Large-subunit ribosomal RNA, domain I from a soil metagenome, 491 nucleotides, folded computationally.
Rfam family: Bacterial large subunit ribosomal RNA.
RNAcentral holds the full RNA, with entries from MGnify.
Its mean pLDDT, the model's own confidence on a scale to 100, is 84.

Context: one part of a larger RNA
RNA sequence: GGCAUUUGGUGGAUGCCUUGGUGUUGAAAGGCGAUGAAAGACGUAAUAGACUGCGAUAAGUCUCGGGGAACUGUCAAUAAGUUUUGAUCCGAGAAUUUCUGAAUGGGGAAACCCACCCGCAAGGGUAUCUACAACCGAAUUCAUAGGAAGUAGAAGCGAACCUGGUGAAGUGAAAUAUCUAAGUAACCAGAGGAAAGGAAAUCAAUUGAGACUCCCCUAGUAAGCGCGAGCGAACGGGGACUAGGCCAAUGUCAUUUGUGUAAGAACUGAAAUAAACUGGAAAGUUUAACCAUAGUGGGUGAUAGUCCCGUACAGGUAGAAAGCACAGAUGAAUACGAGUAGAACGGGGCACGUGAAACCUUGUUUGAAGAUGGGGGGACCAUCCUCCAAGCCUAAGUACUAUUCAACAACCGAUAGUGAACCAGUACCGUGAGGGAAAGGCGAAAAGAACCCUGAUAAAGGGAGUGAAAAGAACCUGAAACCGAAUGCCU
Numbered sequence: 001g002g003c004a005u006u007u008g009g010u011g012g013a014u015g016c017c018u019u020g021g022u023g024u025u026g027a028a029a030g031g032c033g034a035u036g037a038a039a040g041a042c043g044u045a046a047u048a049g050a051c052u053g054c055g056a057u058a059a060g061u062c063u064c065g066g067g068g069a070a071c072u073g074u075c076a077a078u079a080a081g082u083u084u085u086g087a088u089c090c091g092a093g094a095a096u097u098u099c100u101g102a103a104u105g106g107g108g109a110a111a112c113c114c115a116c117c118c119g120c121a122a123g124g125g126u127a128u129c130u131a132c133a134a135c136c137g138a139a140u141u142c143a144u145a146g147g148a149a150g151u152a153g154a155a156g157c158g159a160a161c162c163u164g165g166u167g168a169a170g171u172g173a174a175a176u177a178u179c180u181a182a183g184u185a186a187c188c189a190g191a192g193g194a195a196a197g198g199a200a201a202u203c204a205a206u207u208g209a210g211a212c213u214c215c216c217c218u219a220g221u222a223a224g225c226g227c228g229a230g231c232g233a234a235c236g237g238g239g240a241c242u243a244g245g246c247c248a249a250u251g252u253c254a255u256u257u258g259u260g261u262a263a264g265a266a267c268u269g270a271a272a273u274a275a276a277c278u279g280g281a282a283a284g285u286u287u288a289a290c291c292a293u294a295g296u297g298g299g300u301g302a303u304a305g306u307c308c309c310g311u312a313c314a315g316g317u318a319g320a321a322a323g324c325a326c327a328g329a330u331g332a333a334u335a336c337g338a339g340u341a342g343a344a345c346g347g348g349g350c351a352c353g354u355g356a357a358a359c360c361u362u363g364u365u366u367g368a369a370g371a372u373g374g375g376g377g378g379a380c381c382a383u384c385c386u387c388c389a390a391g392c393c394u395a396a397g398u399a400c401u402a403u404u405c406a407a408c409a410a411c412c413g414a415u416a417g418u419g420a421a422c423c424a425g426u427a428c429c430g431u432g433a434g435g436g437a438a439a440g441g442c443g444a445a446a447a448g449a450a451c452c453c454u455g456a457u458a459a460a461g462g463g464a465g466u467g468a469a470a471a472g473a474a475c476c477u478g479a480a481a482c483c484g485a486a487u488g489c490c491u
Base pairs, nucleotide, nucleotide: 001490002489003488004487005486006485007484008483009482015476016441017440020412021411022409023408024407025406026405027404028403029401030400031157032156039100040099041098042055043054044053046078047077049075050074051073061094062093063092064091065090066089070082071081072080105114106113107112115126116125117124118123128154129153130152131151132150135147136146161192162190163189164188165187166186172179176226202209203208213240214239215238216237217236244393245392246391247337252332253331254330255329256328257327258326259325260324261323267315268314269313273288274287275286276285277284289306290305291295297309298308299307342366343365344364345363346362347361348360349359352378373388374387375386376385377384428435429434448475451463452462453461454460
């Protein structure tokens, strides 16, 4: 030095576990905000720090209801206290609610600085825009512009869904220009719990249908297309859901008052098992019982219908608001559709790329008729059929889920599952936009190792003790790589 066996170290795989995730279903809710939001800063406890809560009344104050024995949130303890004169806790309602932030008295490098008016003080007011509006009021006589007390509203935030406006490129066409991607992404504006659309100047085809929305088919069909790549209907049929109204008033909408009404918070009751054995521990095994509208589930020292929490079932539930129905009051809007239909030119939308191109829309220029009228039926004309534009409203069926509740899963189980099971959008990186981790498990219970010895008043170790077991906190299990030691053999 090698090999073998044994025994350790290191390391953290594997197994088991789950407080966290993922997806789905059914309900609820679908907003919050100048009565100051979302998001924060700084404070706040007997105690330094952090999280949670709260706001100078600061882990809290008050009232009502529930509840009935412990409590003073967590890491995490000690002290000092509270509580059957009912605490802590749960529900409902109120009070307080520093500073920043739309931030709104002015400023500002957010959480800071500086003001004025009223008021003894406490405190209140003072931004902008819009609507209404007393009053004031120029050049300039009247006036107008302008200013403006007061009253009301707006603003900002929020996941997706929705409507409108603006609107790419990569890409595909195996290059590339029309085309495609795509009216997508992105940005902007606005709204609602849904939005949009909506009661035929619609379709159809010689029979007829009868608002809109959504789904399945029709159909990858017809059509369109450097007839390339690709794009792509409708009629009709079947379903979901159904609802029609109004334009001067017996209607609709908004606000408000009264009456009635269901639902509804915390919460309450809730059955039934013993012994022996094994064991550290019984829920296991054996024997013998019981309940069940309850044998979903979780916990308890191993696997519990009958130990605990629950569960089936039964009951209870305040105030206010909101909902619905009816009745009353007050207010508001709405007169049948002309610079419209149509035309020309230029665009856009329609499955339809200008084409034979109807139809819808409109930038420019024009411009009717008046129901004895007008639009459409894919150039255009006739016949026939059908409808009545240029005013308004309209539930349901449909879309979505930041959020709450209940439940489920041939979903994951710590390199998985959210980036995040753990104080994670943290630490850390970056000027910044932004990027972005690692990190779970002693034990049933801390019983977390008193005391002794060595050592430096260490570290560490040896005894002792706890425990079922050291599982000893670098803690369940503890693989491999890697590093030792002992023994044997070989060199």